[in-house]
Context: one part of a larger RNA
RNA sequence: UGACGGGGACCCGCACAAGCAGUGGAGUAUGUGGUUUAAUUCGAAGCAACGCGAAGAACCUUACCAGGUCUUGACAUCCCUCUGACCGUCCUAGAGAUAGGGCUUUCCUUCGGGACAAUCGAGACAGGUGGUGCAUGGUUGUCGUCAGCUCGUGUCGUGAGAUGAAACUGUUAAGUCCCGCAACGAGCGCAACCCUUGAUCUUAGUUGCCAGCACUUCGGGUGGGCACUCUAGGAUGACUGCCGGUGACAAACCGGAGGAAGGUGGGGAUGACGUCAAAUCAUCAUGCCCCUUAUGACCUGGGCUACACACGUACUACAAUGGCCGAUACAACGGGAAGCGAAACCGCGGGAUCGAGCGAAUCCUAUCAAAGUCGGUCUCAGUUCGGAUUGCAGGCUGCAACUCGCCUGCAUGAAGUCGGAAUUGCUAGUAAUCGCGGAUCAGCAUGCCGCGGUGAAUACGUUCCCGGGUCUCCAGUCCA
Numbered sequence: 001u002g003a004c005g006g007g008g009a010c011c012c013g014c015a016c017a018a019g020c021a022g023u024g025g026a027g028u029a030u031g032u033g034g035u036u037u038a039a040u041u042c043g044a045a046g047c048a049a050c051g052c053g054a055a056g057a058a059c060c061u062u063a064c065c066a067g068g069u070c071u072u073g074a075c076a077u078c079c080c081u082c083u084g085a086c087c088g089u090c091c092u093a094g095a096g097a098u099a100g101g102g103c104u105u106u107c108c109u110u111c112g113g114g115a116c117a118a119u120c121g122a123g124a125c126a127g128g129u130g131g132u133g134c135a136u137g138g139u140u141g142u143c144g145u146c147a148g149c150u151c152g153u154g155u156c157g158u159g160a161g162a163u164g165a166a167a168c169u170g171u172u173a174a175g176u177c178c179c180g181c182a183a184c185g186a187g188c189g190c191a192a193c194c195c196u197u198g199a200u201c202u203u204a205g206u207u208g209c210c211a212g213c214a215c216u217u218c219g220g221g222u223g224g225g226c227a228c229u230c231u232a233g234g235a236u237g238a239c240u241g242c243c244g245g246u247g248a249c250a251a252a253c254c255g256g257a258g259g260a261a262g263g264u265g266g267g268g269a270u271g272a273c274g275u276c277a278a279a280u281c282a283u284c285a286u287g288c289c290c291c292u293u294a295u296g297a298c299c300u301g302g303g304c305u306a307c308a309c310a311c312g313u314a315c316u317a318c319a320a321u322g323g324c325c326g327a328u329a330c331a332a333c334g335g336g337a338a339g340c341g342a343a344a345c346c347g348c349g350g351g352a353u354c355g356a357g358c359g360a361a362u363c364c365u366a367u368c369a370a371a372g373u374c375g376g377u378c379u380c381a382g383u384u385c386g387g388a389u390u391g392c393a394g395g396c397u398g399c400a401a402c403u404c405g406c407c408u409g410c411a412u413g414a415a416g417u418c419g420g421a422a423u424u425g426c427u428a429g430u431a432a433u434c435g436c437g438g439a440u441c442a443g444c445a446u447g448c449c450g451c452g453g454u455g456a457a458u459a460c461g462u463u464c465c466c467g468g469g470u471c472u473c474c475a476g477u478c479c480a
Stems, first nucleotide, its partner, number of pairs: 001480002003477002005474009015462002019426005026316008034307002042053002064302007073125001077124002079121001083117002088103006106115003127291002130289003136285002138280003141276001143274001148188006154163003170177001194268004199236007208226003213223003239262001242256005318419001322378007334365003339358002344353001346351001385416001390411007432454007
């Protein structure tokens, strides 16, 4: 001097406070620990593991276990023998893998052979979701979208280093900008450029739309039109640009005008130098070690779904701002060919039959919604709340729902009367609440990723808790 640790000062963040809704109590779903098991495959472990890898374990997946099998092998290249096959299909044995048998069955040719494919054999080798993430690449999380991390030349210091960027006056979301200065410049970050949303104009007008006109079976259905909505290409628009005040005549801040939008308009993508020997050898790749008639490979069945218990994350509730019944209104994002499946008809329903239309701004999902609104009923109860559990009867997918799927109807009707200590999320179209779509997927979400509908309360403030940034101090540590 730096680093680290501790103290102080300043600043910031749903960090506290002010509020709203929860979790912790109940039932269930799901993940984890533990225990059990032949096996309950493996990984993830404070924040940053625990609805995580897994965008979907009945078989498969599957890596685990039991049993039955194979040994140049399920897969790749090379050599040799033999054959004209292999494939396909049928029969027998078997749980199947497999074994045996029947039928069928190549191409080119100079007729020497060649190509291709299967089979037998020998070895080189294959194979390993075996170990090491503390040997690695790649990828990812985290501090943190925090405002930081560095370099060239110069200057200062014996040196480690410092300066620059410190300090001062301020300012910002920001090492953002101004002023100033032995510093002057530069790079990675910040910001902007990108996507989306909010306004207007323009181009285009079918599958979308309908102001005026006509027809109408009253349905934009038809003629007609592209004005409007919309769709999707282009352009404009916001820059502290204008005005007033404060400030140092600066940067900037406060207020105002105009404007669809105002000071980063909202949201996203974007993650500096580095930290945690953080995570991953089970995505993949890979060094070394290990297995090689097995730690490789095939098959059937089982397991990953077990259950005295403990924890995390969710869903449904405990009711009257509600439950049930009837009527009625308004979305957006999406998906569809081994698919979406209308209408009709059957069924209380799940669903079945038939199968129009649509590779889709056309048809279907889907008349798309639900909360909402109107009317009725229940009258404070373990109830017309709540729906677990169980019985019976069925539906669907699929070779196959016993272990172990989802759904429907009838019956059954558990706990639960708002939850101790403690603890979480959220500052606006947000929280809360309501439904809808998609990926995975034969089937199977209360999970995940999206979409729209309704739509709040509160923020005095920074004393305190937590995290972060800057500066400063210490007879600190003694790491360099």
Description: A computed fold for a 480-nucleotide part of an RNA from Paenibacillus castaneae, annotated as small-subunit ribosomal RNA, 3' major domain. Lineage of the source: Bacteria > Bacillati > Bacillota > Caryophanales > Paenibacillus. The RNAcentral record of the full RNA draws on ENA and SILVA.